The prediction has a mean pLDDT of 76. Predicted 3D model of a 111-nucleotide RNA (TPP riboswitch aptamer (THI element)) from a Lysobacterales bacterium. The model forms 88% of the base pairs in the Rfam consensus.
RNA sequence: AGGCCUGUCCUGGGGUGGUCCUGACAUGUGUUCGGGAUCUGAGACGCGCGAGCGAACCCGUUGAACCUGAUCCGGCUAGUACCGGCGUAGGGAUGGAUGCUUCCAAGGAAC
Numbered sequence: 001a002g003g004c005c006u007g008u009c010c011u012g013g014g015g016u017g018g019u020c021c022u023g024a025c026a027u028g029u030g031u032u033c034g035g036g037a038u039c040u041g042a043g044a045c046g047c048g049c050g051a052g053c054g055a056a057c058c059c060g061u062u063g064a065a066c067c068u069g070a071u072c073c074g075g076c077u078a079g080u081a082c083c084g085g086c087g088u089a090g091g092g093a094u095g096g097a098u099g100c101u102u103c104c105a106a107g108g109a110a111c
Base pairs, nucleotide, nucleotide: 001102002101003100004099007098008097009096010095011060012059013058014057017039018038019037020036021035022034023033024032025030045054046053047052066091067090068089072085073084074083075082
């Protein structure tokens, strides 16, 4: 210096949704509360009346983890799936310790 799907630990950031059916409540028909089925995904879990807490998972500037725009736009579909746009948009966590292994350089000791 590199490798280990960039190992391990601490630490920091993040989301927890969509669709359909249904009960309650509300009432011109839902940004409400609950139940069931289902979809995508790494993740849709548990506790709590709730703010929130915990778990697992993902991500930390080489940053599409995640948020905003956005109940967005176009295509396609049985479809919420899928593809593209938006996007050389705007934001976003800039930390520390350490293991194994390979290579390079320098210095030293013994023979």
The organism belongs to Lysobacterales, within Bacteria.